Description
Small-subunit ribosomal RNA from a metagenome, 1426 nucleotides, folded computationally. It matches the Rfam family "Bacterial small subunit ribosomal RNA". Its family is annotated with ribosome and structural constituent of ribosome in the Gene Ontology. The coordinates come from a structure-prediction model, not an experiment, and the mean pLDDT is 84.
RNA sequence: AGAGUUUGAUCCUGGCUCAGAACGAACGCUGGCGGCAGGCUUAACACAUGCAAGUCGAACGCCCCGCAAGGGGAGUGGCAAACGGGUGAGUAAUACAUGGGAAUGUACCUUUCAGUUCGGAAUAGCCUCGGGAAACUGGGAAUAAUACCGAAUGUGCUCUACGGAGGAAAGAUUUAUCGCUGAAAGAUCAGCCCAUGCCGGAUUAGCUAGUUGGUGAGGUAAUGGCUCACCAAGGCAAUGAUCCGUAGCGGGUCUGAGAGGAUGAUCCGCCACACUGGGACUGCGAUACGGCCCAGACUCCUACGGGAGGCAGCAGUGAGGAAUAUUGGACAAUGGAGGCAACUCUGAUCCAGCCAUGCCGCGUGAAUGAUGAAGGCCUUAGGGUUGUAAAGUUCUUUAAGUGGGGAAGAUAAUGACGGUACCCACAGAAUAAGCACCGGCUAACUUCGUGCCAGCAGCCGCGGUAAUACGAAGGGUGCUAGCGUUGUUCGGAAUUACUGGGCGUAAAGCGCGUGUAGGUGGUCUUCUCAGCCAGGGGUGAAAUCCCGCAGCUUAACUGCGGAAUUGCCCUUGGUACUGGAAGGCUUGAGUCUGUUAGAGGAUAGUGGAAUUUCUAGUGUAGCGGUGAAAUGCGUAGAUAUUAGAAGGAACACCAGUGGCGAAGGCGACUAUCUGGGACAGUACUGACACUAAGACGCGAAAGCGUGGGGAGCGAACAGAAUUAGAUACUCUGGUAGUCCACGCCGUAAACGAUGCAUGCUAGGCGUUGGGGCCUUGAGCCCCAGUGCCACAGCCAACGCGUUAAGCAUGCCGCCUGGGGAGUACGACCGCAAGGUUAAAACUCAAAGGAAUUGACGGGGACCCGCACAAGCGGUGGAGCAUGUGGUUUAAUUCGAUGCAACGCGAAGAACCUUACCACCUUUUGACAUCCUGAUAGCCGGAAGUGUUAUAGCUUCCUUCGGUUCGGCCGGAUCAGAAACAGGUGUUGCAUGGCUGUCGUCAGCUCGUGUCGUGAGAUGUUGGGUUAAGUCCCGCAACGAGCGCAACCCUCAUCCUUAGUUACCAGCACGUUAUGGUGGGCACCCUAAGGAAACUGCUCGUGACAAGCGGGAGGAAGGUGGGGAUGACGUCAAGUCAUCAUGGCCCUUACAAGGUGGGCUACGCACGUGCUACAAUGGCAGUGACAAUGGGAUGCUACAUAGCAAUAUGAUGCCAACCUCAAAAAGCUGCCUCAGUUCGGAUUGGAGUCUGCAACUCGACUCCAUGAAGUCGGAAUCGCUAGUAAUCGCGCAUCAGCUCGGCGCGGUGAAUACGUUCCCGGGUCUUGUACACACUGCCCGUCACGCCAUGGAAGUUGGUUCUACCUUAAGUCGCCCUUAAAGCGCCCACGGUAGGAUCAAUGACUGGGGUGAAGUCGUAACAAGGU
Repeated sequence: AGAGUUUGAUCCUGGCUCAGAACGAACGCUGGCGGCAGGCUUAACACAUGCAAGUCGAACGCCCCGCAAGGGGAGUGGCAAACGGGUGAGUAAUACAUGGGAAUGUACCUUUCAGUUCGGAAUAGCCUCGGGAAACUGGGAAUAAUACCGAAUGUGCUCUACGGAGGAAAGAUUUAUCGCUGAAAGAUCAGCCCAUGCCGGAUUAGCUAGUUGGUGAGGUAAUGGCUCACCAAGGCAAUGAUCCGUAGCGGGUCUGAGAGGAUGAUCCGCCACACUGGGACUGCGAUACGGCCCAGACUCCUACGGGAGGCAGCAGUGAGGAAUAUUGGACAAUGGAGGCAACUCUGAUCCAGCCAUGCCGCGUGAAUGAUGAAGGCCUUAGGGUUGUAAAGUUCUUUAAGUGGGGAAGAUAAUGACGGUACCCACAGAAUAAGCACCGGCUAACUUCGUGCCAGCAGCCGCGGUAAUACGAAGGGUGCUAGCGUUGUUCGGAAUUACUGGGCGUAAAGCGCGUGUAGGUGGUCUUCUCAGCCAGGGGUGAAAUCCCGCAGCUUAACUGCGGAAUUGCCCUUGGUACUGGAAGGCUUGAGUCUGUUAGAGGAUAGUGGAAUUUCUAGUGUAGCGGUGAAAUGCGUAGAUAUUAGAAGGAACACCAGUGGCGAAGGCGACUAUCUGGGACAGUACUGACACUAAGACGCGAAAGCGUGGGGAGCGAACAGAAUUAGAUACUCUGGUAGUCCACGCCGUAAACGAUGCAUGCUAGGCGUUGGGGCCUUGAGCCCCAGUGCCACAGCCAACGCGUUAAGCAUGCCGCCUGGGGAGUACGACCGCAAGGUUAAAACUCAAAGGAAUUGACGGGGACCCGCACAAGCGGUGGAGCAUGUGGUUUAAUUCGAUGCAACGCGAAGAACCUUACCACCUUUUGACAUCCUGAUAGCCGGAAGUGUUAUAGCUUCCUUCGGUUCGGCCGGAUCAGAAACAGGUGUUGCAUGGCUGUCGUCAGCUCGUGUCGUGAGAUGUUGGGUUAAGUCCCGCAACGAGCGCAACCCUCAUCCUUAGUUACCAGCACGUUAUGGUGGGCACCCUAAGGAAACUGCUCGUGACAAGCGGGAGGAAGGUGGGGAUGACGUCAAGUCAUCAUGGCCCUUACAAGGUGGGCUACGCACGUGCUACAAUGGCAGUGACAAUGGGAUGCUACAUAGCAAUAUGAUGCCAACCUCAAAAAGCUGCCUCAGUUCGGAUUGGAGUCUGCAACUCGACUCCAUGAAGUCGGAAUCGCUAGUAAUCGCGCAUCAGCUCGGCGCGGUGAAUACGUUCCCGGGUCUUGUACACACUGCCCGUCACGCCAUGGAAGUUGGUUCUACCUUAAGUCGCCCUUAAAGCGCCCACGGUAGGAUCAAUGACUGGGGUGAAGUCGUAACAAGGU
């Protein structure tokens, strides 16, 4: 000294939480010793038992024991019992603290003075007679005193009408002495008065009749309404009276840097109390804790008549409680009471006991010891760690233990503590370590278990199968005889801000003014000295805190000294400032004179335009309204149009970030009345000022009351639409209201979200009003307003910026997390509606401001894309093929599911594949490695036996390899054992790899610099341009990277090289025909290399750029066509069934083998295709022109057979050689619009081929059959040129099987005005309450659970007030007097009646809060769709 937590991230505001210290503590786990402290915080609850206040024979008489001395006992008497000890209920002031004061008392003590003379009458004890259970008590008789009374004296004292009056004593012993009385002082203690300080509530605003004062009297120790009589009407209060709640106060204690805050145990001072309430007595002192009287409650005793009691003394008991000790020892010390004293008493005190309750000290061993032992834990299996730790070796003995000695405390005696402290000796590492934590804050990490369960948690938050956060273990960290938890206080919190905060948008400026109290106040002089400053004095108890020294071995603890005690009071000075008094001044303020602008206010009148209605005319079928309509009006004549009339309301243009007003607000014109401002002049007053709690006034709209008025508009209401609904938005009507007068209401986003006043602090540009100067201008200057921009400065930022949100001063108002709530209750105001003031319980860890980056918008701008449009052809209708869903099934294996699943994985399910189902079979296994033992060949052929079948068994033929010749090595088979194999089982949300998609879209980033507190920005934005972040220009940016482009492949042109199996122009030969042959590389072609295209040239345009448009040349022109190539990333996208792989799961089965079946099912729905519906066609004939490819378990010429599929022969080719291979659209003829010579499904029959096998379930051929279908609803797909459309050909997979897929060539179009709209994307900008990012966020009712709370007929209780009644004990008074009784006033308790207030409870009821997945809508956030 800070830290965590709001966000995707940032800065700020702001709350919550943590780290610290402390405690009379408690609880959990653990526990060796000693010293010093502390120990009922709760029930001021109730108490058994014992003790806690007695003493004096030197005051007195009596009794008892004793020979006596002496001792003892009850009583009279004296002193004490008012101290000491306890507790904190009450008390907000009769308290306490600090400091003063005058009108007092004071036993014992000290000092001084004076005195102590003479008498008297009683009485207890005792005796006697009684009463009573007891407690206790009555009558009678006798008696003493330092008990009581009288007289005398009286220095002095008291009273006095100054004459006088009143008023004392006690003796004991005799030697001192101790006493007694009066008086004066002192000391001590006590009483009283004053000032200041001393908790919260205003949702407590008025309180008070002895109340305030006076006079007189009484009373008291004493002042005083303390009490009484009379008189006056005062006294207190917003500087908080009264009332309510809470509370003993202080020194101090805890905390804090301090200022403060909290607290008031132990120790010290004061106060109050003693079962509850009242009362007095005695006494120096009490209204008396261990005294008395009365009343009450409770407990106990009782013979029922009556009595006794008071632990908040020390122990102790019960109860309460989370919780607090022994019914101990001693008067040895210190102190107290009595006493001459000895002495007695003392639960005060000194000690001991119990308790880790706290503080302090000590110990539980020290040194050495690496094979880094064993064991534990982890492991990548190597090792690491526990860890020099242990063991082992060598030592030591504090504390505890045993034995011995043994204090001080005591000055002569007396020691409870105590055989204690301390000292010595002995033995032996021996008897002695735990607790919490380890995700971040916060020091400390791994494994296993668990699987949103169990649980943790101070805050944030962990846990849903890999948890450093739960539980356990190992290890570690922290503290240590303790450690954690809980509770409380301060701190951190500048989070109530005096020191030391704020209020434009985060909480916070009253809607505005006038003004009272209060606060603050210009300039000069003099006085004063209250504040202020300085010196001195008194006080501020001690203890505590701090410093120093000292004593216990040290420390805690204790002693001594100092400092401090920041305060209060008194006094002496000072006079700058503030205040006070007095006198001046003019600049603040006001007055006056002149000029002046204005929707400032009020009243009365006047005006025109427009709307509507009415009357009359013209005129005819519609008008009106909307996105589109309808309701509505109109043939009874509307709308339209012309003329006239009526009535109400509002005042176009001017009109302007123009004017006026305090704000609300004010707009036609005229008149009257009236408020304020500005400028100029500088005549007057002389601080008259500023602010403003309460108070008073004004105060939009709506609303209320009474009476008018009512054209238009128009809540409510009605109807028509819209809609899923539409109690809305739109439309047609329409009542209150809007208008006027008077009276209420008193609120608004009453906003500049910015209180008023004054001063100071760069400017620039507008505008309104007034003035000045000229050089008369778009001139300059001054004042007052009203705006914009901007410096300094401020601000979290946005922004403000002489009209401050800057720098200062004065005063007022307001704020202190969000919700609950501007709500409840109470009070005040109001006719009501409602307003003002204004909480709490409970609940959350946030709520919020500004700015940033994204994403999004039924926001904006620009741009692109077969996105739309313009076209061509399809799909959707039919039949079939194929995939999917669904259904079915023993199984119909699994996966893929918007675009981006659905002719997809699957480039080919009859068996196999195959993962599915049924049945049968195997269990170290179908497959791999390893160990032990054994065996010998395996394959093939033939025969027999056998099974559903594969298999198996027997016989015969045949009889492993290498070799260093060693049953040496290798391989094979069988048997056995343990490791293991195996899994298309699960998790694609644990993963790798691969892939799809946005998207071949033009984007995505970095370094340095700069800007910003920061997140971030800049660069990458802007102006052009491009297919492109492509390029150019500009620019606080300059560069760079991944993408774009290019480099690569292919097609198109040419050249060079090379010519066989390709080619054949020229030459030659030959043939029925053919490059067939010789020959030739010229062409085509093949396949290697090169050339060519770059806006290079030109014109225009553009900015002299990039580029764009046109042109030339060229095979090709602006990226020439096509392909490969896919940035940063998104979708927890897809795949564990290609493969790989973590975890989990199965192991005679979820593994493996076999047969058959299934994946091919079929009411239905969808996707993708094929074939068609016909004449641009079908059939028949004819016969021209390709390219890519494939071929040995192969492609097959050719020949023959068959209608054909194909078969049988046979030939060539491992391919520029042979072959598949026929290209088809084309052309010609017929058909003539029909379910046809279209269409070919379906079905019957007969075949072919492949294959172990075509039943489920193949393809093809032939004959026969001849279905639907006549161009396809809503909707929807592809395509921009060699493209669409159309035509055929080939290949992969493959025994066979294709309408699919991948390729190849042939023929070969139409259209694009354009970017408004739909979809997708890019850039910039804007709004945002979104950030899981619009499939977002989020509001309210209803339903359900829980919680606290308001109202409520009432009910119950507490406190308190008023009036009245009764009135104990008792003081006082009266009568009486010896006393008692009696009477009277006051009065506790009690009673009656009526209020006030607080609390508890209450059927029912109101809203509020809260609760992963309820209902209804969609109000807000984007222009949130009004």